């Protein structure tokens, strides 16, 4: 880097340094000098992998290891289908599936 599988409506922030961008992409919407993004420290959440306990198994529990995560559903929509309402063009709301992305594990 690509592939496969699983999950993505829950959960969890303070401080220091720095100083203008950030929320993947596009559009929207939002966060941000009352300090974003990032780095570091400490804290926390979760339970994918490993471990431990129970168990025939499925499953359940623990959390000191390897990751991950700690604004907003993955912030919402982007492609396809459907429902309802209004309708001149067409628009609004909702539902289902998909795509893309993120994370974990695995083999290459």
């Nucleotide at each position: 880097u690509a592939c496969u599988u699983a999950u993505c409506g829950a959960g969890a922030g303070c401080g220091a340094c720095u100083g203008a961008g950030g929320g993947a992409c596009u559009g929207g919407c939002c966060c941000u000098g009352a300090g974003a993004c990032g780095u570091c420290g400490c804290g926390g959440c979760a339970a994918c992998c490993a471990g431990c306990c129970u168990g025939u198994a499925a499953g359940g529990g623990c959390a000191a290891g390897g990751u991950g995560c700690c604004a907003a559903u993955u912030c919402c929509a982007g492609c396809g289908g459907g429902a309802u309402c209004a309708c001149c063009c067409u628009g609004a709301u909702c539902c289902c599936g998909g795509a893309a992305g993120a994370u974990a594990a695995g083999g290459a």

Record summary: A computed fold for a 108-nucleotide RNA from a Geobacteraceae bacterium, annotated as SAM riboswitch aptamer (S box leader). It matches the Rfam family "SAM riboswitch aptamer (S box leader)". From the family's description: The SAM riboswitch is found upstream of a number of genes which code for proteins involved in methionine or cysteine biosynthesis in Gram-positive bacteria. Lineage of the source: Bacteria > Pseudomonadati > Thermodesulfobacteriota > Geobacterales > Geobacteraceae. The sequence was found by an Rfam model in a public genome assembly.